RNA sequence: GGAGCCGGACAGACCGUCGCCGCAGGCCGUAUGGCCUGGGGAGGAAAGUCCGGGCUCCACAGGGCAGGACGCUGGGUAACACCCAGGGGGGGCGACCCUCGGACAGCGCCACAGAAAGCAAACCGCCCCGCGCCCGAAUUCGCAUGACUGGCCCGUUACCAAGGGUCGAUCAGGCUGUUUGGGAGGCGAGGUAAGGGUGAAACGGUGGGGUAAGAGCCCACCAGAUGCCACGGUGACGCGGCAUGCUCGGCAUACCCCGUCUGGAGCAAGACCAAAUAGGAGAGGCGGUCGGCCCGGCCAUUGCCUUUCGGGUAGGUUGCUUGAGGGCGUGGGCAACCACGCUCCUAGAGGAAUGACGGUCACGCGCGGUAACCCCGCGCGACAGAACCCGGCUUAUCGUCCGGCUCCCGCA
RNA sequence: GCCCUUGUAGCUCAGUCGGUAGAGUGCAUCCUUGGUAAGGAUGAGGUCACCAGUUCAAUCCUGGUCAAGGGCUCCA
Numbered sequence: 001g002g003a004g005c006c007g008g009a010c011a012g013a014c015c016g017u018c019g020c021c022g023c024a025g026g027c028c029g030u031a032u033g034g035c036c037u038g039g040g041g042a043g044g045a046a047a048g049u050c051c052g053g054g055c056u057c058c059a060c061a062g063g064g065c066a067g068g069a070c071g072c073u074g075g076g077u078a079a080c081a082c083c084c085a086g087g088g089g090g091g092g093c094g095a096c097c098c099u100c101g102g103a104c105a106g107c108g109c110c111a112c113a114g115a116a117a118g119c120a121a122a123c124c125g126c127c128c129c130g131c132g133c134c135c136g137a138a139u140u141c142g143c144a145u146g147a148c149u150g151g152c153c154c155g156u157u158a159c160c161a162a163g164g165g166u167c168g169a170u171c172a173g174g175c176u177g178u179u180u181g182g183g184a185g186g187c188g189a190g191g192u193a194a195g196g197g198u199g200a201a202a203c204g205g206u207g208g209g210g211u212a213a214g215a216g217c218c219c220a221c222c223a224g225a226u227g228c229c230a231c232g233g234u235g236a237c238g239c240g241g242c243a244u245g246c247u248c249g250g251c252a253u254a255c256c257c258c259g260u261c262u263g264g265a266g267c268a269a270g271a272c273c274a275a276a277u278a279g280g281a282g283a284g285g286c287g288g289u290c291g292g293c294c295c296g297g298c299c300a301u302u303g304c305c306u307u308u309c310g311g312g313u314a315g316g317u318u319g320c321u322u323g324a325g326g327g328c329g330u331g332g333g334c335a336a337c338c339a340c341g342c343u344c345c346u347a348g349a350g351g352a353a354u355g356a357c358g359g360u361c362a363c364g365c366g367c368g369g370u371a372a373c374c375c376c377g378c379g380c381g382a383c384a385g386a387a388c389c390c391g392g393c394u395u396a397u398c399g400u401c402c403g404g405c406u407c408c409c410g411c412a
Numbered sequence: 413g414c415c416c417u418u419g420u421a422g423c424u425c426a427g428u429c430g431g432u433a434g435a436g437u438g439c440a441u442c443c444u445u446g447g448u449a450a451g452g453a454u455g456a457g458g459u460c461a462c463c464a465g466u467u468c469a470a471u472c473c474u475g476g477u478c479a480a481g482g483g484c485u486c487c488a
Stems, first nucleotide, its partner, number of pairs: 001408010012361007020041002023038006043383001047394002050392005055266004067262005072086005087100005101257002106255001108251003123196002125192003129188003133183007142175002145172003149168006204222006223247002225244005231238002270318004280309007287299004325344008363381007413484007422437004431468001439455005461477005
């Protein structure tokens, strides 16, 4: 100098004018209200409503099932799917980031391709055996042929020769058979999992021995698994030794199993005050009857009148903002966090206020003036808007500043 | 404000305890008719709202984002 990683803070400042919404005080007004003064008035996410609590109402004897949520270990917390510290696995050269129960409980799935997709099997291939085929060699017997030779016979009156027949020996090659060697690969029966190819995934890897060919079949080393033991750790787990050749896939972010937690609704929850109209309940009077009359009893309970009461709408009040709150300091703890002390009070509307304009300054970006810098002028300024309140998570966000760390290059 | 539901072809809807998605209607072309309708045949048309994660593989399972729709303010 460049490229990154992690964490934290901020979210322009000041002045003037005109407005908006609450609060307090004063004045006016019967009152809704009006005027004056003072003081206050959005966020890191107020958002999504995804989790967890407070609060309120409803429900509830106790327990279980079902349903839902969560899921390495230890801690923090009111609680959590959050946070901190650690462990295993994965990614990155690294700072660092991502992820997390169980697949020998069950039910299942693994498309296409491939011989085979889960526990055994075997497509090509390799090997052995048997039968058959081809080639070579050897050879007994046999068969037929040819050559040569010998005997006999015919042939002739007889003999010889020629010729013919027959028998034996020898030789030659052929056919068949047998033995043996080799070859090609047809059929049958086996052995094998080294090699090939498919796939996301193929039953450990390398080397040697061994074998008919092969294979943890055996051996050495390496990687894992299981069991036992010892050590360290609260624990997840780590490390070491021994034994077993054990090598036996993946998916639970579909069902499921195990463990823990779990009632439902939500401030439009709920509580209080309470007009007009309508309706409800009670009392009295007017009515009928008993009766000569009054009191009184009974009937009608309907209509009218008077009066009382409760529910409840509009409306008003409350819930409502001081709270698991913020800041600073001290102490404990690696940390999250906790304890103590001091200090601060900072929107509470009820269809929703927190704005607009002008000026100065600061920052960043763009354009122009300049060949360029300084400088000058103009323009632009992220996401977004409290609605009962907190703790988290997630998502959106122009930028600025601070702290810690990693890698590369250059120079000394 | 609070609580729910849905998103698949132009429209209305299926679909699957994961294996590459269909139906009706509409559209285009052809047949039929003198022509139209109806009918028949063939075909096109899909980011399964979007982004991540799990998985060999996601329309489906999980998380997030966006959009649309509905209910709750009160008595009898």
Predicted 3D model of RNase P RNA and transfer RNA as a complex of 488 nucleotides. It holds a member of the Rfam family "Bacterial RNase P class A". By type it is a ribozyme. Gene Ontology terms of the family: dimeric ribonuclease P complex, tRNA processing and ribonuclease P activity. From the family's description: Ribonuclease P (RNase P) is a ubiquitous endoribonuclease, found in archaea, bacteria and eukarya as well as chloroplasts and mitochondria.